[in-house]
């Protein structure tokens, strides 16, 4: 934009519009009749006459008015409907000649004699109806003849040949049979002619898709004749020609009425043909003629077919695609209204009568326009709703309330215009003898509206009767809350929903439209996405695998002509209605309606010649031809060599050969490999060989002779546009592969066997036969690639192979310079980038292929070719939102390259076995409270579970609460004691009566009352914060301009070097800067300085020892403050004159001396809501809270982590030496005494460099013990105690005494560790009433080993490749099993279509024609003429067969 549905809603009016499907089927009603002034008549009605006579009844009368059925004319061919057929017999648009035309008009001549018949009627008769038979009357504007013929046809030019009809009005004289004749007037009639209108018919252009329809045609194409027609023609026949169409799409198949216009677009187009208008076709299907001017006829006729309807079963009747309407079909579309008032149509002299045409109502928001639902005023910013940061916002001047107004609707009153004509009575004008008739003007007078309760104008009444859809995530205008919890459900495209959802649902609020809204469907545009305008084809689709060569489009240069094409003007014609502009009328507008433009087409006619084309006649630059030398694996036949393999034959010779990552199949003592001599076969042709050269392309390699194509270059001569491109045709085409027939040495698909593997129908090894090789024929494809079609021009250079040719000298392996051909690099330039760049993918011309989103698929079907495998031409269903390219960053990589780490290796010690402790899974339980889960969870959270911790389970209780604020109220707090219970908890019951004050009160504590609240280790670490862990102490990671790219991104940070290091240096379209590293900080090593208790000490002291005892010192030592020292500072060497390494001295330390804290951007949606905090959910006599007992410690069984052992490098006994670091008043405990021991009692010091914990201990020295399950090992389990707590039973350590298990070094596998380390030995802390083999920090004794970076493993650079980006834990093929959709295919079934062939042959026309019948006319009276019926030919339905195409269902794939 819509002829629209269908969902929510719905006030009015105007104009439009209203079966897109079943050209399916139709009840009932209407939609074509009129003419009595054509005509025989009187059935009804109504009048009037007449006759009987019972004075209101019979009967008779066509007389008048008028009329049923009939007969006769005009119409019925127009108007009204539908779009099935038609791809042209239509349609449009120009044009044209060989036609006809009823009724109109205007002409010309007539209209005079005759005749036959029949319907109606009557009377019979059939039949159930529709109707029919026969017989006997009658009329006419019905039929038919003969007569006349200006004009009219025909025509051998002599002639022939054909008409008619009366009807109505009026009349003065004359005739009269009383009807009339006769005149006149009107209407008719014939005959003819022009005009108009209609109609027929011819030509040119023009109109859908399929080539997977390529060949089509036999009356076909044409010519003579004749026929037939209104009229030309193969329209039809005879006979002759063999033509005619067709790639410029013919025949066929699908589909479809065509235009004018309509809708979209800027144009060009695209898509369309409802309503209006013009043409065309059709009338249940087919077929077919009749009347007539016009049909081969919608409401006519005949056959034949489907249906239907009624039947007395013999026979009949019907066609809504006219108007209503009804059923069905479908998403879907209206009243079985009113009138002829109007405009138009038929008839008719006219009155008038018909008209479902029309005019008008009815119903449908289907549309287009229009009005309206009220307007002003009004902040208490009412309530309520909605959110909220709780203050407040917001709905909102919006409602209420106040003051107007009535359009619309509703009542009710007037009221136009659409009407012009007709009748009827005069007046006049024509006609006429006529003041009749008839027509025309005109006067007057009466008459005609369905629409209609009209439009439109006033009154009344009162905000009163009137808003609803979509939508809010983006495109795209408009945002919160709730509930939902990948459900529910949105979705045009992206996409939304998995507990904080502007997306679903429902609300508030908000946007846009509005008596409409949105959705669906389907067309245009947007889309330059089929590309005329206006695209493309190296790599995204897309260059045929190369060539010749036809049609075809295309064409060098000059003159001269012509006007086909082009341009200028002009004429015609392009229907009207519609669009656009300007006016007009309906109050505006939709709408109607006057006037111009436009219709961009076509056709004719004048005119111009510049550029194409035609004709002519030239030209050499383009193409060619002839000539000379040149290169060349250019092609074909034939012959010829040499190595090599290989077979055979001999000799010599022994024991292995071959073959692989290793190995076996194989071959060899019947003599192999090696190796010497001879002989034979077949295939390929080392070196030369170069991205070197030849060819159209496939593709071509020893050497020779012979035939043979093309290139290039040189010089001169000749042809003069011969040209280039190519749709189809037509040739050559690689390997594989087929046929026939040869030959076969070597390699080798198929096989076989041997490996190798989990298999191995592979890769690898031994064999081995198609084939390869060669003659002939097929095949026709390849990633046939330069993924670049062929040809002509122009556009910067520089280098380097090939071939030919010029010049110059110095004559050379020489310079310069052309030119074809072949490489590389590069500018402009284009390109999406890569990348092309004079050999284009630049910049321009000519011509031909192909392309138009992935898949399905180069696939199915069909059609050609093919022996055959196959090729070629080539689709749909269906299905997805993508596939594709090119380049970036990242990630990976059984891809490279450098380098680093206890990663390997080189060691040393373990772990896995067994016992125990510990955790963790699992089971188990009322409960076994709960979180961590590769590294990065498992002796970690938790530096320590008997209550309590405590969450967890059972049972007992409590409800403003165990804990905070807030209010009242009385009352200080607080505190002995007793009783009940397991305890919380209840009850009693004693003491006490406080602090501050400004004397009103305050403050703290505690009960008690009632809201609000408290309370939760309940959920969500994937809503967070904070805090860790991991990569990782790995060395990286990022910013600012700049520069460069269309962009992402890049440069910087790369490159050569070096480092522990992105750590320095040098280079550089790159310069700088922050975080990380380094260094500042702590601690140890060494020296100084300063200070000196509680620590140390020459020297007194003590008979000795011991003893810091003492006076007295800060020299040691040591604490603790400060400071020194190490920086590649100095030598040599390497390095690149750097950085920096290597090695050296000094020096307590040497190359970041050793440890430690520190942890870049950023990954694990990594832990953790159970440390805290926190948002959201959730509970509120429970998922809070108090108590008690349990629980967490359970135990067939598995892992992690770790303790003691398996013993002699050792146990045991004895004896003895040498630390650091810490800790201590609710502590640590000396020292005596008791106990075998654990402890106990007493009870000094010590708030710590003073005391105490507290003897360190492996080790040394000596005894014993002799390889045993032990004098090893200590589990287990018994008795007895100690110590801590209210408590030790489940469930704590230790202790005495007995008991003495497994274990004799631990598979496959796996873990630490590089120097004061490992590995081994003790001591102390945190927790903590008590409970360590954990854990953390101390010291003592104290090794081995590192060739090295192939290899596992993790890691960092730069670099490649990529189909991968939640990133290889990535993507991602294929089979298979079921389920569903869509398709192909066979066999079979049922439709449709068909001018293909045969068969049949209704009705009917028009010719001949056996037979037969016959009214007008004509007769010689016998017939004739003429015609009807019948049968002939031609034909529809049918029927067989064949083409071809559809459609379901099954079955298989």
């Nucleotide at each position: 934009g819509c002829g629209a549905a269908a969902a929510g809603u719905g006030g009015c009016g105007g104009c439009a519009g209203g079966c897109c499907u079943a050209a399916c089927a139709c009840a009932u009603g209407c939609a074509a009749g009129u003419c009595g002034a054509g005509c025989g008549g009187c059935a009804g009605c109504a009048c009037g006459g007449g006759u009987a006579c019972u004075u209101g009844u019979a009967c008779c009368u066509g007389g008048u008015g008028g009329c049923u059925a009939a007969c006769g004319g005009c119409g019925g061919a127009c108007g009204g409907g539908u779009g099935a057929g038609u791809a042209a017999g239509g349609c449009c648009u120009a044009u044209g000649a060989a036609u006809c035309u009823g009724a109109c008009u205007a002409g010309u001549a007539g209209u005079g004699g005759g005749g036959g018949a029949u319907a109606a009627c009557g009377a019979c008769c059939g039949g159930a109806u529709g109707c029919g038979g026969a017989c006997g009357c009658u009329a006419a504007u019905u039929c038919c003849g003969a007569a006349u013929a200006c004009g009219u046809c025909c025509u051998a030019c002599g002639g022939g040949a054909g008409a008619a009809a009366g009807u109505g009005g009026g009349g003065g004289a004359u005739c009269u049979u009383c009807a009339g004749a006769c005149c006149u007037c009107a209407c008719g009639c014939u005959u003819u002619u022009a005009c108009a209108u209609g109609a027929a018919c011819c030509u040119g252009a023009g109109c859908c898709g399929g080539a997977u329809u390529a060949g089509c045609u036999a009356g076909u194409u044409g010519g003579u004749g004749a026929g037939g027609u209104a009229a030309u023609g193969g329209c039809u026949c005879a006979c002759c020609c063999a033509g005619g169409c067709g790639a410029c799409g013919a025949u066929c198949c699908a589909u479809a009425a065509c235009u004018g216009g309509u809708c979209u677009g800027a144009g060009a187009g695209g898509a369309u043909g409802a309503u209006c208008a013009u043409u065309c076709a059709c009338a249940c299907u087919g077929g077919a003629a009749c009347u007539g001017a016009a049909a081969c006829a919608c409401a006519g006729u005949c056959c034949a077919g489907a249906c239907u309807c009624a039947u007395a079963c013999c026979g009949g009747a019907g066609g809504c695609a006219g108007c209503a309407g009804u059923g069905g079909g479908g998403a879907a579309g209206g009243u079985u209204g009113a009138a002829c008032a109007a405009u138009g149509g038929g008839c008719g002299a006219a009155a008038g009568c018909c008209u479902g045409a029309u005019c008008c109502a009815g119903c449908c928001a289907u549309g287009c326009c229009g009005c309206g639902u009220g307007u002003g005023u009004g902040a208490a910013g009412a309530a309520g709703g909605u959110c909220u940061u709780c203050g407040g916002a917001u709905u909102g001047u919006a409602a209420u309330g106040c003051a107007c107004u009535u359009u619309a609707a509703g009542u009710u009153g007037g009221g136009a215009g659409g009407a012009a004509g007709g009748g009827c009575a005069g007046u006049u004008a024509c006609c006429u003898a006529a003041u009749a008739c008839g027509u025309g003007a005109u006067u007057g007078u009466u008459u005609u509206g369905a629409c209609g309760u009209u439009a439109c104008c006033g009154a009344c009444a009162g905000a009163a009767u009137a808003a609803g859809c979509a939508c809010c995530g983006g495109c795209u205008a408009a945002c919160u809350c709730u509930g939902u919890g990948c459900c529910a459900g949105c979705a045009g495209c992206c996409g939304c929903g998995g507990u904080a959802a502007u997306a679903c649902a429902g609300a508030g609020g908000g946007u846009g439209c509005a008596a409409g809204c949105g959705u669906u469907a389907a067309u245009g545009g947007a889309a330059a996405u089929u590309u005329c305008u206006g695209g493309g084809c190296g790599u995204a689709a897309a260059g045929c695998g190369c060539g010749c060569g036809u049609a075809g489009g295309u064409g060098g240069u000059u003159u001269a002509u012509u006007a086909a094409g082009u341009u200028u003007g002009a004429u015609g014609u392009a229907a009207a209605a519609a669009u656009c502009c300007c006016g007009g009328g309906c109050u505006c507008c939709a709408c109607c309606u006057g006037a111009g433009a436009a219709c961009u087409g076509c056709a004719u006619c004048c005119a111009a010649a510049a550029g194409u084309g035609g004709c002519a006649a030239g030209c050499u630059a383009g193409a060619g031809u002839a000539u000379g030398g040149u290169a060349g694996a250019g092609g074909g036949u034939g012959g010829u060599g040499g190595a090599a393999u290989u077979u055979c034959c001999u000799g010599u010779g022994u024991a292995g050969c071959c073959g692989u990552g290793a190995a076996a199949u194989g071959c060899g003592u019947a003599g192999a490999u090696a190796u010497u001599g001879g002989a034979g076969a077949g295939a390929a042709c080392a070196c030369c060989a170069g991205g070197g050269g030849c060819g159209a392309a496939g593709g071509g390699g020893g050497c020779c002779c012979c035939c043979u194509g093309g290139a290039a270059u040189g010089a001169u001569a000749c042809u003069g546009a011969c040209u280039g491109u190519g749709a189809g045709g037509u040739g050559g085409g690689a390997a594989a592969g087929c046929g026939u027939g040869g030959g076969g040495a070597a390699c080798a698909a198929a096989c076989a066997g041997g490996a190798u593997u989990a298999g191995a129908u592979c890769c690898c090894c031994u064999g081995g036969g198609a084939g390869u090789c060669c003659a002939c024929c097929c095949c026709g494809u390849a990633a046939a690639a330069g993924a670049u079609g062929u040809c002509a021009a122009c556009u910067a250079g520089c280098c380097g192979g090939u071939g030919g040719g010029a010049g110059c000298c110095u004559u050379g392996a020489g310079c310069u310079c052309u030119u074809a051909g072949u490489g590389g690099c590069g500018c402009a330039g284009g390109u999406a980038a890569c990348g092309c760049a004079u050999u284009a993918a630049g910049u321009u011309g000519a011509c031909c292929c192909c392309c138009u989103g992935g898949g399905g698929a180069g696939u199915a079907c069909g059609g050609c070719c093919c022996c055959a495998a196959g090729g070629u031409u080539a689709a749909a269903a269906c299905u997805c939102a993508a596939a594709u390219g090119a380049a970036u960053u990242g990630a990976c990589g059984g891809g490279g390259g450098c380098c680093c780490g206890c990663c390997c290796a080189a060691g040393c010690g373990g772990u896995g076995g067994a016992g125990c402790a510990u955790u963790u899974g699992g089971u188990u339980u009322a409960a076994u409270u709960u979180g961590a889960a590769g590294c990065a969870a498992c002796g970690g959270g938790a530096a320590g579970a008997a209550c309590c911790u405590u969450c967890c389970c059972a049972g007992g209780c409590u409800u403003u609460g165990a804990c905070a604020u807030u209010c009242a109220a009385g009352a200080a707090a607080c505190u002995u004691u007793c009783u009940a219970a397991a305890a919380a908890u209840a009850g009693a019951u004693u003491g006490g009566g406080g602090c501050c004050u400004u004397u009103g009160g305050g403050a703290a504590c505690a009960u008690u009352g009632a809201a609000a609240c408290a309370g939760g280790u309940g959920c969500u670490g994937c809503a967070u914060g904070g805090c860790u862990u991991u990569u990782g102490u790995c060395a990286g990671u990022u910013u600012g301009g700049u520069u460069c790219u269309u962009g992402a991104a890049a440069u910087u940070u790369u490159g050569g070097g070096u480092u522990a290091a992105g750590u320095c240096c040098c280079c550089u379209a790159a310069c700088g800067a922050g975080g990380c590293c380094a260094a500042c900080c702590c601690u140890u090593u060494u020296c100084c300085u300063u200070a000196u208790u509680u620590a140390c000490c020459a020297g007194c002291c003590g008979g000795u020892u011991a003893g810091g005892g003492u006076g007295g010192g800060c020299a040691c030592u040591c604490u603790a403050a400060g400071g020194a020292g190490a920086c590649u500072g100095c030598c040599g060497g390497u390095g690149a004159c750097a950085a920096a390494c290597c090695g050296g001295a000094g020096g307590a330390a040497g190359g970041u001396g050793g440890g430690g804290a520190u942890g870049a951007c950023g990954u694990c949606a990594a832990g953790u809501c159970a440390u805290c905090a926190u948002g959201g959910c959730c509970c509120u006599u429970a998922c809070g809270g108090c108590c008690u007992g349990g629980g967490c410690u359970a135990c067939a069984c598995a892992c992690g982590u770790g303790c003691u052992a398996c013993a002699a490098u050792g146990g045991u006994c004895g004896g003895u030496a040498c630390a650091a670091a810490g800790g201590g008043u609710u502590g640590c405990c000396a020292a005596c005494c008791c106990g075998c021991g654990a402890g106990g009692u007493c009870a000094a010091g010590c708030u710590a460099a003073u005391c105490c914990c507290a003897u360190a201990a492996c080790c040394c020295c000596g005894a014993u013990c002799g390889u045993a399950g032990u004098c090893c090992g200590g589990a287990u389990c018994g008795c007895a105690g100690u110590c801590u707590g209210c408590a030790a039973c489940u469930c704590g350590a230790c202790u005495c005494c007995g008991u003495g298990a497994a274990g004799u070094c631990g598979g496959a596998a796996u873990c630490g560790c590089u120097a004061g380390u490992a590995a081994u030995c003790g001591a102390g802390a945190a927790u903590c009433a008590g409970a360590a083999u954990g854990u953390c920090g101390c010291g003592g004794u104290g090794a081995a080993u590192a060739c090295g970076u192939u290899c596992c493993c993790g890691g960092g650079c730069c670099u490649u490749g990529u189909a991968c980006a939640c990133a290889c834990c990535g993507c991602c093929c294929g089979u298979c099993a079921c389920a569903c959709c869509a398709u192909g295919g066979g066999a079979g079934u049922g439709g449709g279509u068909u001018g293909c062939a045969c068969c049949a042959g209704a009705a009917g026309c028009a010719g001949g024609u056996a037979g037969u019948c016959u009214a007008a006319c004509c007769u010689u009276c016998g017939g004739g003429a003429g015609g009807g019926c019948g049968g002939u030919a031609c034909c529809a339905c049918g029927g067989u067969g064949g083409a071809u195409u559809c459609a379901g269902g099954u079955u298989g794939g």
Notes: The RNA shown here (small-subunit ribosomal RNA) has 1453 nucleotides and comes from Pseudomonas sp. Ps170. The RNAcentral record of the sequence draws on ENA and SILVA. Model confidence (mean pLDDT): 83 of 100. The organism belongs to Pseudomonas, within Bacteria.